[in-house]
This is a predicted complex of two RNAs, RNase P RNA and transfer RNA, with 487 nucleotides together.
RNA sequence: UCAGUCGGCCGGACGGCCGCUCCGGCAAGGACCGAAAGGUCGCCGGGGAGGAAAGUCCGGGCUCCAUGGACAUGCGGUGCCGGAUAACAUCCGGCGGGGGCGACCCCAGGGAAAGUGCCACAGAGAACAGACCGCCCGCCAACCGCCCGCAAGGGCCCUGGCAGGCAAGGGUGAAACGGUGCGGUAAGAGCGCACCGCGCGUCCGGCAACGGAAGCGGCACGGCAAACCCCACCGGGAGCAAGACCGAAUAGGGACGGCGCGCCGCGCAAGCGGCGAGAUCCAUGUCCGGAUCGCCGUCCGGGUAGGUUGCUUCAGGCGCCGUGUAAGCGGCGUCGCAGAGGAAUGGCCGUCACGCGCAGGGUUUUGGCUCUGCGCCACACAGAACCCGGCUUAUAGGCCGGCUGAUCAG
RNA sequence: GCCCCCGUCGUCUAGAGGCCCAGGACGCCACCCUUUCAAGGUGGAAAUCGCGGGUUCGAAUCCCGCCGGGGGCACCA
Numbered sequence: 001u002c003a004g005u006c007g008g009c010c011g012g013a014c015g016g017c018c019g020c021u022c023c024g025g026c027a028a029g030g031a032c033c034g035a036a037a038g039g040u041c042g043c044c045g046g047g048g049a050g051g052a053a054a055g056u057c058c059g060g061g062c063u064c065c066a067u068g069g070a071c072a073u074g075c076g077g078u079g080c081c082g083g084a085u086a087a088c089a090u091c092c093g094g095c096g097g098g099g100g101c102g103a104c105c106c107c108a109g110g111g112a113a114a115g116u117g118c119c120a121c122a123g124a125g126a127a128c129a130g131a132c133c134g135c136c137c138g139c140c141a142a143c144c145g146c147c148c149g150c151a152a153g154g155g156c157c158c159u160g161g162c163a164g165g166c167a168a169g170g171g172u173g174a175a176a177c178g179g180u181g182c183g184g185u186a187a188g189a190g191c192g193c194a195c196c197g198c199g200c201g202u203c204c205g206g207c208a209a210c211g212g213a214a215g216c217g218g219c220a221c222g223g224c225a226a227a228c229c230c231c232a233c234c235g236g237g238a239g240c241a242a243g244a245c246c247g248a249a250u251a252g253g254g255a256c257g258g259c260g261c262g263c264c265g266c267g268c269a270a271g272c273g274g275c276g277a278g279a280u281c282c283a284u285g286u287c288c289g290g291a292u293c294g295c296c297g298u299c300c301g302g303g304u305a306g307g308u309u310g311c312u313u314c315a316g317g318c319g320c321c322g323u324g325u326a327a328g329c330g331g332c333g334u335c336g337c338a339g340a341g342g343a344a345u346g347g348c349c350g351u352c353a354c355g356c357g358c359a360g361g362g363u364u365u366u367g368g369c370u371c372u373g374c375g376c377c378a379c380a381c382a383g384a385a386c387c388c389g390g391c392u393u394a395u396a397g398g399c400c401g402g403c404u405g406a407u408c409a410g
Numbered sequence: 411g412c413c414c415c416c417g418u419c420g421u422c423u424a425g426a427g428g429c430c431c432a433g434g435a436c437g438c439c440a441c442c443c444u445u446u447c448a449a450g451g452u453g454g455a456a457a458u459c460g461c462g463g464g465u466u467c468g469a470a471u472c473c474c475g476c477c478g479g480g481g482g483c484a485c486c487a
Stems, first nucleotide, its partner, number of pairs: 001406010012352007020048007030041004050381001054392002057390005062239004068288006075235005080094005095109001096107004110230002115228002117224003132170002134166003138162004145156004178196006198217003202213004243309004253300006261276006278293004302486003314336001316335008355376009411483007420436004428467001438454005460476005
């Protein structure tokens, strides 16, 4: 200097004029809107969108379903080990596998002897399978050729048939029932041996996943679980349009199911109270416990669709110190940093920065660097809606740092 | 803002890992028939299965992410 890889940050700034919204203080207690609840209007001070606010993929806080306990089953989620966290499928560290020269990157990473299932087509054969082409030996049969033989004949070679042996070589396929080499064999085969691989137990290191060492062994038990499933662990359901309150209006109108049924007390009666039973309530069932009940559940129909609240101080931000390999944790100090409700932070002007185009100057071996003037632009992805921790997706441009490789110079 | 569903020829649809170089109907084109049209008959053209990635030998189908379309949500009784 170039290429690569990992991490972090910014993602416009300043001033003026006008216009919004929230909070606090002051003033007023009046005016306006409204049926009401309630809302708006003055002055001063302060605050006012994001790294993703997005997708709604995870986990929670919070609220409601009145609310659970035990056992069994179902449904859903996660999946190597250890740690962090409020929690998670997130994050950190490590192990194993794969890619890369390397820095680094990727992996829905438990189990295939618990069981069931699939492996199409091709191929002989796809899980305890198999002979298409082949190889070997034996028997039979001729032509040509070769050898022996005086001859008869015998042997070898080529081709074909029958029977037997082989699973090494070739082919098919995504994948072929361990791999390489040596020996052995008629030809072969873990048939035997060496190494690798696989299995078994022992020892060593490590919290562990796992790694290493020596030994023994049959030399054998393919793949797919983002196939059903098994194992381990975890999980109630809805969601701020959750909920709470105020005001107004209408039809407590209709249908179906379960009940209001039994006993006791008061009472003339209507009715009231208590007990039992019944229905509903927490995925299903059982047991236990409890809540509501002139109610509960489902459907049709009707009314209002107004206002306040929830609504911003939190697992919060920043700085320093300690601790830990790290993610993080602890301590001290400091700050308060949007709360709308058809949805607020906008419009105009000027200047600067960034970027683009043109012209010129300086420097330089070339790239390149730097300065001046003019014009344009003010440009990316994109806007909170209860809040927080993550994941994923989109993104013009700019800055900083670590590491790796190549090349050059000293 | 939150919750749920859908995406296959021009249109409507079937298709639950190989039998899918994706089937059927309507529409379109051609031929036959008919005096002609319609109807009818025969045949044909027409889809990288919304897009991308992954699992697998193999994906319309299984999984993940993205894009587009549709539906629902408050209170009283």